Overview:
Small-subunit ribosomal RNA, 3' major domain from Tachypleus gigas, 489 nucleotides, folded computationally.

Context: one part of a larger RNA
RNA sequence: UGACGGAAGGGCACCACCAGGAGUGGAGCCUGCGGCUUAAUUUGACUCAACACGGGGAAACUCACCCGGCCCGGACACUGGAAGGAUUGACAGAUUAAGAGCUCUUUCUUGAUUCAGUGGGUGGUGGUGCAUGGCCGUUCUUAGUUGGUGGAGCGAUUUGUCUGGUUAAUUCCGAUAACGAACGAGACUCUAGCCUAUUAAAUAGACGACUGAUCACACGUGUCGGUCGAUCUUCUUAGAGGGACAAGCGGCGUUUAGCCGCACGAGACAGAGCAAUAACAGGUCUGUGAUGCCCUUAGAUGUCCGGGGCCGCACACGCGGUACACUGAAGGAAUCAGCGUGUGAUUGCCCCUGUCCGGUAGGACUGGGUAACCCGUUGAACCUCCUUCGUGAUAGGGAUAGGGGCUUGUAAUUAUUCCCCUUGAACGAGGAAUUCCCAGUAAGCACGAGUCAUCAGCUCGUGUUGAUUACGUCCCUGCCCUUUGUACA
Repeated sequence: UGACGGAAGGGCACCACCAGGAGUGGAGCCUGCGGCUUAAUUUGACUCAACACGGGGAAACUCACCCGGCCCGGACACUGGAAGGAUUGACAGAUUAAGAGCUCUUUCUUGAUUCAGUGGGUGGUGGUGCAUGGCCGUUCUUAGUUGGUGGAGCGAUUUGUCUGGUUAAUUCCGAUAACGAACGAGACUCUAGCCUAUUAAAUAGACGACUGAUCACACGUGUCGGUCGAUCUUCUUAGAGGGACAAGCGGCGUUUAGCCGCACGAGACAGAGCAAUAACAGGUCUGUGAUGCCCUUAGAUGUCCGGGGCCGCACACGCGGUACACUGAAGGAAUCAGCGUGUGAUUGCCCCUGUCCGGUAGGACUGGGUAACCCGUUGAACCUCCUUCGUGAUAGGGAUAGGGGCUUGUAAUUAUUCCCCUUGAACGAGGAAUUCCCAGUAAGCACGAGUCAUCAGCUCGUGUUGAUUACGUCCCUGCCCUUUGUACA
């Protein structure tokens, strides 16, 4: 001086508690992991910081695993063989999963590309992340970190970097043997709110004029369409800007930094991103034509093809979705969103309207869209209204199983998904434990994208309905600072 342990004092955090909400843990199901099993059930990761993670929803491919079978994509050099032929390819039959001349029988074909050996390459989802780069995660979401000059000390070191107040903050005020600085914090960037001010818009509307009716009627008005005008920008879109600074008032406070309340206001703590120094033998060699070394390299750990596996089930654990009903279920009716995406260099694979057929899944024929133009006013769900049910394992629940049908795909069996009929299990609110969270938040509800030929119970976004309870504390769990102590380095 400490990253270690004991003690004391401050400060902080819903990865802590308190007050609560939703839960998870119990059920059946989905999925990951362990174990067991297996030819193989490929593998990484194991407290926070592994376990719906590897963007990991694997029918083939992927693919690394298992069982079989081809191929050389063995550069280059040297030596040998070799034009009296190094070698290549092949019909048919046998063989084989195979229309692999793979091998065998049989012969033809080819012509220095090759063949044999050695050296040396190449490839490898082979090993080593405890040899590495890069990237990521974490310590660590806190406020922390470091030179220069000066002071103290023989020196390591220390002061600066602080008694106090204040802040989300080493943020400031101040104090001061320190002065003046740098990184981090903040500022910054993106997104969300406001603008009757500006710039505009035949891919957005409004407003006029002329028309039309399948509408309502007070009989010339509403509503909904069509065409034209080029007048306008409130709504819509988006450029440039503005706007908020604790600015105003009142309290508290060294009358400092600031805090609290009120008013005016679209905002008086909006959400994310970025993010220092020092580290970890954290993860990744399975992201890479990043990479050292080792292994293998033709009976291949290279590569391709066929099949299987990654899905296997006495069991344990984790993330989830569905429920246990009446604040509900079922059947009708009514009625409202916002993010996105869409026909592809390689690249096969698209978003669909309308009409018709079909109970449905779906099919046929047209047509629009490379998109503010078409799908599409995305007529979304929960919610609302009416009716039925009536506390029962019930019309709650929808696991499991049988039959039938369509779709995607070369291929659906170990059932891809979906639809119809039937079947109708556990589950009557979940022990000990434990997770997340304070405002348009939790929770309910649906939609879009990623993956995607097909397939969401996943993830990432989006809107809709919208609470209860704190606005505090250091008791538990941790973190930071100071003081003290000295075992240890």

Model confidence (mean pLDDT): 80 of 100. Taxonomically the source falls in Tachypleus (Eukaryota, Eumetazoa, Protostomia, Chelicerata).